[in-house]
Context: one part of a larger RNA
RNA sequence: CUGGGCGUAAGCGAGCGUAGGCGGCAUGGUAAGUCAGAUGUGAAAGCCCGGGGCUCAACCUCGGAACUGCAUCCGAUACUGCCAAGCUAGAGUAGUGGAGGGGUGUAUGGAAUUCACGGUGUAGCAGUGAAAUGCGUAGAUAUCGUGAGGAACACUAGUGGCGAAGGCGAUACACUGGACACUAACUGACGCUGAGGCUCGAAGGCUAGGGUAGCGAAAGGGAUUAGAUACCCCUGUAGUCCUAGCAGUAAACGGUGUGCGUUUGGUGUGGGCGGGUUCGACCCCGUCCGUGCCAGAGCUAACGCGUUAAACGCACCGCCUGGGGAGUACGGUCGCAAGACUAAAACUC
Numbered sequence: 001c002u003g004g005g006c007g008u009a010a011g012c013g014a015g016c017g018u019a020g021g022c023g024g025c026a027u028g029g030u031a032a033g034u035c036a037g038a039u040g041u042g043a044a045a046g047c048c049c050g051g052g053g054c055u056c057a058a059c060c061u062c063g064g065a066a067c068u069g070c071a072u073c074c075g076a077u078a079c080u081g082c083c084a085a086g087c088u089a090g091a092g093u094a095g096u097g098g099a100g101g102g103g104u105g106u107a108u109g110g111a112a113u114u115c116a117c118g119g120u121g122u123a124g125c126a127g128u129g130a131a132a133u134g135c136g137u138a139g140a141u142a143u144c145g146u147g148a149g150g151a152a153c154a155c156u157a158g159u160g161g162c163g164a165a166g167g168c169g170a171u172a173c174a175c176u177g178g179a180c181a182c183u184a185a186c187u188g189a190c191g192c193u194g195a196g197g198c199u200c201g202a203a204g205g206c207u208a209g210g211g212u213a214g215c216g217a218a219a220g221g222g223a224u225u226a227g228a229u230a231c232c233c234c235u236g237u238a239g240u241c242c243u244a245g246c247a248g249u250a251a252a253c254g255g256u257g258u259g260c261g262u263u264u265g266g267u268g269u270g271g272g273c274g275g276g277u278u279c280g281a282c283c284c285c286g287u288c289c290g291u292g293c294c295a296g297a298g299c300u301a302a303c304g305c306g307u308u309a310a311a312c313g314c315a316c317c318g319c320c321u322g323g324g325g326a327g328u329a330c331g332g333u334c335g336c337a338a339g340a341c342u343a344a345a346a347c348u349c
Base pairs, nucleotide, nucleotide: 004320005319006318007303008302011317013200014199015198016197020193021192022191024087025086027084028083029082030081032080033079034076035075037073038072039071040070041069048064049063050062051061052060053059090190091187092186093185094183095182096181097180102176103175104174105173106172107171108170109153114148115147116146117145118144119143120142124135125134161168162167205246206245207244208243209242210241214240215239219235220234221233222232257316258315259314260313261312262311264295265294266293267292268291269290270289271288272287273286274285275284276283298305299304322349323348324347331342332341333340334339
């Protein structure tokens, strides 16, 4: 070294993709890998086997084997590679068609909160476990009307839909990405994965400029309490919103990498297609794609997973190796900063 693993120590937050690794069916060629034979070489000593010499042994000595390697020559051609010319089951293109909160921009709408003004109206309102701070006779709360402005879009709404993930929910329009089904016309392996790299990436944070209704870190005040730098209450600045940039992290979770194939069933639901029947949008049967639940074989330490696998296999990447120290120090790279990424050791149990 030949390991064992990754739902619970271990799957990069996600995608695109470079190098690399791996790669469908069939024919011919080649003979690099691969296999067979021969020749040369692979120093001696040592190791191993057999024999001999010191009284034995250690030791010495003779012979053999081994030296699993390398080179050359002559062959084999199943598999892999390479070359040539093909195929269509993988992959893609095209056509038809419907579904969708997929994305971006513009415009519009109603409910509600707040504020302003005006009307009615009078002593309370608000708040709590109870209070107080607070608001109100300078007329509040309540109620009606008008107006302003910002943010979010009730119901529909569904273990329902879409998206690679983050995520996406009023309406209309414009631009735009992807998936799915059917047809089987076209290309003809164009594929899978992916170290580096690049891009996207919730909330919070940062820079510049705007905006600010409600909410609300910080801060102030009132309570509670032994105290109360909290929980509760009254205010309230950043922020939350928009534009342009930066940052790059999350229990970024299905705590489950991506792709392909194989394997027993039941029952919902979303989107297509085909068939049966019918007055029918119903219903029934079949099929493809998605999304749930329940069980079988199998797997698992157990819990559980179970055709959406954690089953059985293949390809490629990432990662783990007792707890703490520590995702820290140091160094490096990136960042305006906050910090991020990479990443130890002493010591200790």
Molecule: small-subunit ribosomal RNA, central domain
Organism: metagenome